[in-house]
A computed fold for a 140-nucleotide RNA from Puia dinghuensis, annotated as SAM riboswitch aptamer (S box leader). It matches the Rfam family "SAM riboswitch aptamer (S box leader)". Rfam links the family to the GO term regulation of gene expression. The coordinates come from a structure-prediction model, not an experiment, and the mean pLDDT is 79. The organism belongs to Puia, within Bacteria.
């Protein structure tokens, strides 16, 4: 960087090194910030979106075991169903935090456009939706 899905109302800092900014973009608010912005480093934490693991649950299937009931055959046996067990495979919950990411000020800090409700009305409030935009699977 195109394109798709799924989430964006929770959650979770500290030290160094630096030195004026920052909150994605415009515009308008609001906020952070020399009691240290952005950056980078290093430990931590914090979520579970993808991997992995699991003496776990549940479902499904497939085989195996012993039964039972039915067709079938002279009859051995075949075949079909059924519910027990036990074994694996897939999916689902559900744990876990080892791999890959991502995150740790204010809902994506709010609004911008459209449409509904409340209102007398608004530049007000509240829902809904688009659009942007992050993140993560996957894609060209």
């Nucleotide at each position: 960087c195109u394109c798709u899905u799924a989430u964006c109302a929770a959650g979770a800092a500290a030290g160094g090194c630096u030195g004026a900014g920052g909150g994605a973009a415009a515009u308008g608010g609001c906020c952070c910030a020399a009691a240290g912005a952005a950056g980078c480093c290093u430990u931590g934490a914090c979520a579970a979106c993808c991997u992995g693991c699991g003496a776990u649950c549940a479902u499904u299937u497939a085989c195996g075991u012993a039964g039972u009931a039915a067709a079938u055959c002279u009859g051995u046996u075949u075949u079909u169903g059924c519910g027990a067990c036990g074994c694996a495979a897939a999916u689902g919950a559900c744990g876990u935090a080892a791999g890959g990411u991502g995150c740790c000020a204010a809902c994506u800090c709010c609004a911008u456009c459209c449409c509904g409700a409340u209102g007398g009305a608004a530049u007000a409030u509240c829902g809904g939706g688009a659009c942007a935009g992050a993140u993560a699977a996957g894609u060209c």